[in-house]
RNA sequence: GCCUUAUCAAGAGUGGCGGAGGGACAAGGCCCUAUGAAGCUCGGCAACCGGUAUUGAACACGGUGCUAAAUCCUGCAGGAUAAAAUUCUGGAAGAUGAGGG
Repeated sequence: GCCUUAUCAAGAGUGGCGGAGGGACAAGGCCCUAUGAAGCUCGGCAACCGGUAUUGAACACGGUGCUAAAUCCUGCAGGAUAAAAUUCUGGAAGAUGAGGG
């Protein structure tokens, strides 16, 4: 990297290093950023698995994970609507966990 499956409208710093980009993608938007991006680290949060407790919501102990904006919105199909705007549903894709071969 592949397959299966669950969840994705909540939560999480006025820290240090760093020094220009970032927000998954063909794309269209819109945003964040020298009042400091990405990345690393400390801290924090608590999604899944394990552990402990428990009738069950608890613990942050371990393994991953996460830590701007709904997965930032749209992107494909269908519906609501006189039209547009707007909105709803379902896919596709993505992210994370667990299992598999």
A computed fold for a 101-nucleotide RNA from Alkaliphilus sp., annotated as SAM riboswitch aptamer (S box leader). Taxonomically the source falls in Alkaliphilus (Bacteria, Bacillati, Bacillota, Natronincolaceae). The model forms 88% of the base pairs in the Rfam consensus. Rfam family: SAM riboswitch aptamer (S box leader). Rfam links the family to the GO term regulation of gene expression. Rfam describes the family as follows. The SAM riboswitch is found upstream of a number of genes which code for proteins involved in methionine or cysteine biosynthesis in Gram-positive bacteria.